[in-house]
């Protein structure tokens, strides 16, 4: 430096739920709590998904589209990194 993650050590993160706070909302933050995670560390670059708003269409239920957002624990991609083995 590359590959791999069977076992171990030191540690790390924290799903759902619940409580409080913020947001129109998706959702976020804090606490609690652990379903899981070897990148469940970071980045919205591509796809998909979700939210709000606009006009269009319309069979009034939806559809695609534009704008602004959410999400990295959906799939790819990029950057960085612990331990062990080869």
């Nucleotide at each position: 430096a590359g590959c791999u993650g069977u076992a171990a050590g030191a540690g790390g993160c924290a799903a759902a739920g619940c409580a409080g706070a913020g947001g129109c909302g998706a959702c976020u933050c804090u606490g609690u709590g652990a379903c899981g995670c070897a990148a469940a560390g970071c980045c919205a670059c591509g796809g998909a998904u979700c939210u709000c708003g606009g006009g269009c269409u319309u069979g009034u239920a939806g559809g695609a589209u534009c704008g602004a957002g959410a999400g990295a624990g959906c799939c790819g991609g990029g950057c960085u990194g612990c331990c062990a083995g080869c």